Predicted 3D model of a 1578-nucleotide part of an RNA (large-subunit ribosomal RNA, half A) from a fermentation metagenome. The full RNA is in RNAcentral, with records from SILVA.
[in-house]
Context: one part of a larger RNA
């Protein structure tokens, strides 16, 4: 410095209120619009072909031709009409109720009258009223005409009045109930609207339409008696108004019965109008009094235009006076607004006054009219009928069917008749109140769209209306949704002129201006982010980015042990928020920055505090009054209090229960209330803020996507197969049957368009919100496919997937009810003081919820009561111990009993190392055993304790997921960082030291400050503060130093101990001997110490086994036990114990925290000394309790309670500041203050703002997948959209890959060519530009600017006609709304219907031109006809489309050749030439050869199959009336398979039709390739 647009300053627009005045507008064509309309006009006002205007009649008036400059052209100036305003008048296209018919509103076609003509006028429907005319069926009705109606209709905020009538929610589910007769639909009035003059109230000695407010009263009552709903009389006020018919009775007039008389039915008049009943009638007796809401009339005022209106000047400063200063003046004017800052006296107003030619409201006054009086009699008449009543089933009543009265529907029944009949809350007596079945009625009362006018402790541009002009751009088929965007300056004085640069853009100078860093991207101008620059620092370094300590540079001054800026390098140090038992956590949120963004208000209740009065205390509507803002005095209706108990009667300082004077409960005795306010909290409300999925709606929009259907059309290259049927032959008695041939059948076959979408890949922040590329299935059918149609939301369609119903579907989509509701999640904005919990009981459709108790805090009270200490006194059945008892259990003993064996004719037996009761000895075991039995808990009683102790009532809370660690148990496996109880601590809510790092261990509670002191856990070799301290010992394993890890193994080594050998000679070595009977006996092939059985003796010896191991066929051999000799002092074998070893395997590189350590720096004991913490001390300072003080004691804290305080925004009052410079930015001393915060001064800024004391609140921002904006980051990164392709020269330009030309290349070519419909709407043509669009440039463009272009009797629609289908006279249905339909209209995708060929244009053409054609009267009746299906055949004939080919000429700078190109005639002949005969020929306009090939098209035939395939008019015959001429309206440029059209885009996508050449082919396949178009915007 830039981006950016925050933040102060303001207002042009809104918000809310109050009074006033009006409360409609339309068929006399309205709200609302379409188009137009100005010299130049695209919007916005204004008008309407008389068009920013016309007349006239006021007022006004020196200037004027809207906003809106500017140029041009005019108009006017004292008044006769400039404009301008205001009142009446005139015009007033088309469309809209729309109203001649019709229709896709603003557009088409008519019928008649009038006129020469231009043209104007009229022509809808219902209903009323009057008339004519008239059928079945005579008279009459139905029907059908006419004539008149300022009838109606359609619009319009709300407020009414009636009909219809939900749901979300609440009831912590749900169903009666709520919500709620709300919302939503309908009908209808009105300026109000509804109600209304009693068959009422309700208990009183009554009141006396009706409505509204106010209070009874949140009472009575109702009420799954739940959740909730919720009066009325009476009282206080606002306002006040009462009246008319029917009937009896009289009198008339028409009609019918019958016909003298009577009787009924019906028009008119007179009479009547009542509940202490009234009237009629009889009968007396009065003609006046008052009323009016009715017509006329229209005094005063009133609106709708305006008219006048006091009183200032000087200087200073400054661009500017209205600012100071000075010094007047006015004031019935000091409301406000402007003017170059802040103006009583400049301007426009302001107070007080004054004014209407005309039109409107008012409605005084007057005049018609118009009602209105009394008494007596009481025979007899009259007084509202399918009417009350009562039954059933309903609705309303505050009242849910209950005892349920009174009102009111629907259905049945169905009165009485003034001696009557209705109510009085079931009914009945009584006693009262009233008179239904018929009508009208102002006021008080709601409500505000639009005018006026005033205010606001209401907004100030993210605020306030969605909107500072917008229902606008935009999105969506539609219903419906919906924005963003304010400031130059006082005045444009908006930059002459000159530079750079493309005649740009932008920019430097100059110039205006008080200010240009006030230059139109314009006030101020923060922040994020960005860039330059400059001090300092940074490349051996391991980082929550800090903060202690601190070297060195650098700057600056008042020069100092000064302030600032950097930070080498050392110590310590894992972010916020939420949500957790617990977070650095790898658990949740946040890209940053600014701005917005959440406990509000109202009623009523309760508690405290404050005030007013006080046994009393207070007003409510309302009134009056008033400076009009707010207040002031009246209203005592009514509330709450003073008096309580009882269920009530009722008694009362008591009263109830009781027989009771007992007792007992509730009360009084000992009395404070009440009213307002202000804060706490509940409860009703959206109720702190944000967030559903979802119900409802007799509310509406959608079938242009998609499903089915209806109607009318349209499409399908080419090839193959060969059904019936025939026909012949052959065959049969006929027949079947069999052959050939013709034939052309079919949800046949193969394969293009065409439709679909099996595989695979690609893409997957795409090309594309479903696509491409390769293979794929169907491909005469149940086919695809155009236009037109119809069917819908608990509804449609559906060959059926719950598919589809406009990218949305197990119930669209918009709007509403709604701010539904969330026991859930997340968020919830300054500060500091004080005290501070809980995860626990119990209950719950309850377990993450809530209540109520525990625990907390805060007043008020009581006061000695508390923890804890001692003393003394209980009761107990745990630990433990026992085994006395209940079991459980081991040996042994003795033994019933069983069991086996033996023996037995039986009967008595025996044995037993089997089982075993019971009883004895020894040894044990129990949570549901105890003969016992503790410490601690517990309880009481004294003493002692004044404690941030208790205990009581009261306001408010929070908490109801808790974790681990010791212990003492359950459960689990005496697993678990498991569970789950109890106890006790920590954590939670707790820093600090120690465990290396570590919520829950150990040591210790952090009010600040210190570079003192002293310890605790724990250390003291180095890191790293303190002891390589000091004595005795173990350990060689690096054991220490993961599990102190097992079972299990060792002659590791230290201590103890018991024992057996030993100098009478041990153990071990080493030497020697080990013998004989005998080869024991049996076995055996053998068996001789050593296969096995069996016995294992004797002899000789110092010793020597009928053999300890090896050996061998069997001996043999060796060898051992044994014995001697050598040697010479211990040897051995067990038990206890310290400290070692092994047993010992995971996964990137290992480790005790590392380095390191062995008489230790390891382990065991001992002992002095030291370090060590926010603990103690200390010293100084802050609060907080208690105190008179001195002083004592405090001060971590999560939820959470209490309590002071700090800014913000506006109002009041006082007293200030400000152009000599406000608020706002920037930056900051500094004070000051524990913090929130204040804040001198420079700079910027250019106008308004602080302080103080009170008020009032839209009051505080970091976290909400939070809202709007900006601006980061990814990243100079991915892409630049078919891999059909460029490439080269030349133009043009400031600049060319991109534009233009030319030439070479390359692509499509049943298309990437050409011609229509649809939709688009100007995109066609031309000149000119070059910011933005174009994925790149860009001189180009579908773009921007300015200009032109679409020509029709024959082409397509309308004046012709009908299908689907849709409207729909009359009449039918239906609360309404409307539904459905008949005549009959409308409505093409079908039927009718008159035109060709050339030539022109920058851009039209069957439309212009030229040439030659064609067409067409109205109405009525009849008949005929128009007039149809799917398949498949091919003969014949006509046309000549397209294609190919031949041929003379003439052409390509000069000659030849070859090739390309044109196509031969006629008619005019520019012009050359000429022999004058003519000949070549521009140019114009008209024409033109064979020959193949043969269409799917035109015409027209015939054949076959079942499903049997519009309609109407035109036209044509006949009949019959009537009339005579030009040609109306609307489309018409362009694209059109695409950059224009439908998919947000110049998007590889989709989009009906017809034409579509040549080779090669069966072909529209395929490849190549004409004509014609591209090479795809990096």
């Nucleotide at each position: 410095g830039g981006c950016g647009g925050a933040u102060g300053c303001c207002u042009a627009g809104g918000c809310g209120a109050c009074a006033c005045a009006u409360g409609g507008c339309g068929a006399u064509g309205a709200a609302g619009g379409a188009c137009g309309u100005g010299g130049u006009a695209a919007g916005c006002u204004g008008c309407g072909a008389a068009a920013a205007g016309c007349u006239u009649c006021g007022g006004u008036g020196a200037g004027c031709u809207g906003c809106a400059a500017a140029c041009a052209a005019g108009c006017g100036u004292u008044a006769u009409u400039a404009a301008c305003c205001g009142g009446a008048g005139a015009u007033g296209u088309c469309c809209g109720a729309a109203u001649g018919g019709g229709g896709a509103a603003a557009c088409c076609c008519g019928g008649c009258c009038c006129g020469c003509g231009a043209g104007g006028g009229u022509c809808a429907u219902u209903c009323c009223a009057u008339c004519c005319u008239g059928a079945a069926c005579a008279c009459a009705u139905a029907g059908g005409g006419a004539u008149g109606g300022u009838a109606a209709a359609g619009c319009g905020a709300a407020c009414c009045u009636g009909c219809u009538g939900a749901a979300g929610u609440g009831a912590a589910a749900c169903a009666u109930c709520u919500c709620a007769g709300u919302a939503a639909g309908c009908a209808g009035a009105g300026g109000a609207a509804a109600a209304g003059a009693a068959a009422g109230c309700g208990a009183a000695a009554g009141c006396g339409a009706u409505u509204c407010c106010g209070u009874a009263a949140g009472u009575a009552g109702u009420g799954g008696c739940g959740a909730g709903c919720g009066a009325a009389a009476g009282c206080g006020g606002a306002a006040c108004a009462g009246c008319c018919c029917a009937a009896a009775c009289c009198g008339u007039g028409g009609g019918g019965a019958u016909u003298u008389a009577u009787c009924c039915c019906u028009g008119c008049g007179g009479g009547g109008u009542c509940g202490u009943a009234g009237g009629a009638c009889u009968c007396u007796g009065a003609u006046a009094u008052g009323a009016g809401a009715c017509c006329u009339u229209g005094a005063c005022g009133g609106u709708u235009a305006g008219a006048a209106g006091a009183a200032u000047u000087a200087c200073c400063u400054g661009g500017g006076a209205a600012g100071g200063u000075a010094a007047g003046c006015c004031a019935a004017a000091g409301a406000g607004g402007g003017u170059g800052a802040u103006a009583g006296c400049c301007c426009c107003g302001u107070a007080a006054u004054c004014g209407a030619a005309a039109a409107c409201c008012u409605g005084a006054u007057a005049g018609g009219c118009u009602c209105u009086a009394a008494g007596a009699g009481u025979a007899u008449c009259c007084u509202g009928a399918g009417u009350a009543g009562c039954a059933c089933c309903g609705g309303a009543c505050a009242c849910g069917u209950g005892a349920a009265a009174c009102c009111u529907g629907g259905u049945g029944u169905g009165a009485a008749g003034u001696c009557a009949c209705g109510c009085a809350g079931a009914c009945c007596a009584c006693u009262g109140c009233g008179u239904a079945a018929g009508g009208c009625u102002a006021a008080a009362u709601a409500c505000a769209u639009a005018g006026u006018g005033u205010c606001g402790a209401c907004c100030g541009a993210u605020a306030g209306u969605g909107a500072a002009g917008a229902g606008u751009a935009c999105c969506g088929c539609g219903a419906g949704g919906g924005a963003a965007a304010g400031g130059u300056g006082a005045a444009a004085a908006g930059c002459a002129c000159c530079c750079c640069g493309g005649u740009u853009a932008g920019g430097g100078g100059a110039g205006u201006g008080a200010a240009a860093u006030a230059g139109a991207a314009c006030c101020u101008g923060a922040a994020a982010c960005c860039u330059a620059a400059a001090g300092c620092u940074c490349a051996c370094a391991a980082g929550c980015g800090g903060u202690c300590g601190g070297a060195g540079c650098c700057c600056u001054c008042u020069a100092g042990u000064a302030g600032g800026g950097u930070g080498a390098c050392g110590g310590c140090g894992u972010a916020c928020c939420u949500u957790u038992u617990g977070c650095a956590u790898a658990a949740u949120g946040g890209g940053u920055c600014u701005g917005g963004g959440a406990g509000u208000u109202u009623a009523u209740g309760u508690a405290a505090c404050g005030a007013g009065c006080a046994a009393g205390c207070u007003u409510a509507a309302g009134g009056c009054u008033u400076u009009a803002c707010g207040g002031g005095c009246c209203g005592g209706a009514g509330g709450c209090g003073a008096a309580g108990c009882g269920a009530a009667a009722g008694c009362g300082a008591g009263u109830c229960u009781g027989a009771a004077c007992a007792g007992g409960g509730c009360g009084a005795c000992c009395u404070a209330g009440u009213u307002c306010g202000u804060u706490g909290c509940a409860u009703a409300a959206u109720a702190c803020c944000c967030g559903a999925a979802g119900c409802g709606g007799a509310g509406g929009u959608g079938a242009u996507c998609u499903a089915c259907c209806c109607u009318u059309g349209g499409c399908c290259a080419g090839g193959u197969u060969g059904a019936a049927a025939c026909u012949u032959c052959g065959g049969u008695a006929a027949a079947a049957c069999g052959a050939a041939g013709u034939g052309g059948a079919g949800g046949a076959c193969c394969g293009a368009a065409c439709c679909c979408a099996u595989a695979g890949a690609c893409c997957u922040u795409g090309a594309g919100a479903a696509g491409u590329c390769u293979c794929g299935g169907g491909a005469u059918g149940a086919g695809c496919u155009g236009a037109g149609g119809g069917u819908a939301g608990g509804a449609g369609u559906g060959a059926a997937a719950g598919g589809c119903u406009a990218a949305u579907c197990a119930a669209a989509c918009c709007c509403c009810g709604u701010a539904a509701u969330a026991g859930c999640u997340g968020g919830u904005u300054c500060u500091c003081u004080c005290c501070g919990a809980a995860a626990u009981a119990u209950a719950u459709u309850u377990a993450g919820g809530u209540a109520u108790a525990g625990c907390g805090u805060c007043c008020a009270g009581c006061g000695c009561u508390g923890a804890c200490c001692c003393a003394u006194g209980g009761g107990g059945g745990u630990a433990g111990a026992g085994c006395a008892c209940u079991g459980a259990a081991a040996a042994g003993g003795c033994u019933a009993g069983g069991g086996g064996a033996c023996a037995c004719a039986c009967c008595c037996g025996u044995c037993u190392a089997c089982c075993a009761a019971a009883c004895c000895u020894u040894a044990u075991c129990a949570a549901a055993c105890u003969c016992c039995g503790a410490a601690u808990a517990c309880c009481a009683u004294g003493g002692g304790g004044u404690g941030a102790a208790g205990c009581u009532g009261g306001g408010c809370a929070g908490u109801c997921a808790g974790a681990c660690u010791g212990u003492g148990g359950g459960g689990g496996a005496u697993a678990a960082g498991c569970u789950u109880c109890a106890u006790a601590g920590u954590c939670g809510a707790g820093a600090g030291g120690a465990a290396a790092a570590c919520a829950g261990u150990c040591c210790a509670g952090a009010c600040c400050a210190c570079c003192g002191a002293u310890u605790a856990a724990g250390g003291c070799c180095c890191c790293a503060a303190a002891g390589a301290c000091a004595u005795c010992a173990c350990u060689c394993a690096g054991u220490g130093g993961a599990a102190a890890c097992a079972a299990g193994g060792a002659u590791g080594u230290g201590a103890u101990c018991u024992u057996a050998c030993a100098c009478a000679g041990a153990c071990a070595a080493u030497a020697g001997g080990g013998a004989u009977g005998u080869u024991g006996g049996c076995u055996u092939a053998g068996a001789g110490g050593c296969a096995g059985c069996c016995a294992c003796c004797a002899u000789u010896u110092a010793a020597a086994c009928a053999g300890u191991g090896c050996g061998u066929a069997a001996c043999a051999g060796c060898u051992g036990a044994c014995c001697u000799a050598u040697c010479g002092a211990g040897u051995g074998a067990g038990a206890u114990u310290g400290c070692g070893c092994c047993g010992a395997a995971g996964a990137u590189g290992a480790u005790c925290g590392g380095g390191a350590c062995u008489c230790a720096a390891g382990u065991g004991a001992u002992g002095c000394g030291c370090c060590g913490a926010a603990g103690u001390c200390g010293u100084g300072g802050a609060c907080g309790u208690a105190g008179c003080a001195a002083u004592a004691c405090g001060u971590a804290g999560u939820a959470g309670g209490a309590g002071a305080g700090c800014g913000u925004u506006c109002c009041a009052a006082c007293a200030g500041c400000a152009a000599c410079g406000a608020a706002g930015g920037u930056g900051a001393a500094a004070c000051g203050g524990c913090a929130a915060g204040u804040g001198a001064c420079a700079c910027u800024g250019g106008a308004g703002c602080g302080g103080u004391u009170g008020g009032a609140a839209g009051u505080g921002a970091g976290u909400a997948u939070c809202c709007a904006g900006a601006c980061a980051u990814g990243a100079g990164u991915a892409a630049c959209g078919a891999u059909a392709a460029g490439c080269a020269c030349g133009g043009u330009u400031a600049a060319a890959a991109u534009c233009c030309g030319u030439g070479c290349c390359g692509c499509c070519g049943u298309a990437a060519g050409g011609a229509u419909a649809a939709g688009g709407u100007u995109u066609c043509c031309a000149g000119g530009g070059u910011a933005a669009a174009g994925u790149u440039c860009g001189u180009c463009u579908g773009c921007c600017c300015u200009g032109g272009g679409u020509u029709a009797g024959u082409c397509g629609g309308g004046a012709g006609c009908u299908a689907a289908g849709g409207c729909g006279a009359g009449g039918c249905c239906g609360u309404a709304a409307g539904g459905a339909g008949u005549a009959g209209c409308c409505g093409a995708u079908g039927c009718a219907c008159a035109g060709c060929a050339g030539g022109u244009u920058a851009a039209u053409a069957u439309u212009c031109c030229u040439g030659c054609a064609c067409c067409a009267g109205a109405c009525u009746g009849a008949g005929a006809g128009g007039a149809c299906g799917g398949g498949g055949a091919g003969a014949g004939g006509g046309a000549g489309a397209u294609g190919u080919c031949a041929g003379a000429c003439c052409u390509u700078a000069c000659u030849g050749a070859c090739u390309u190109g044109g196509c031969a005639g006629c008619u005019a002949g520019c012009g050359g030439c000429u022999a004058c005969g003519g000949c070549c020929a521009a140019u114009a306009g008209c024409g033109c050869g064979a020959c193949a090939u043969c269409a799917a098209a035109c015409g027209a035939u015939c054949c076959u199959c079942c499903a049997a395939g519009a309609a109407a008019a035109g036209c044509c015959u006949c009949a019959g009336u009537c009339a005579u001429u030009u040609g109306c309206c609307c489309g018409u440029a362009c694209c059109g398979c695409a950059a224009a059209c439908c998919g947000a885009c110049a998007c590889a996508g989709g989009u009906a039709u017809c034409c579509g050449g040549g080779a090669u082919g069966a072909g529209u396949a395929u490849u190549c390739u004409c004509a014609g178009g591209c090479g795809c915007g990096u």

Notes: Its Rfam family is "Bacterial large subunit ribosomal RNA".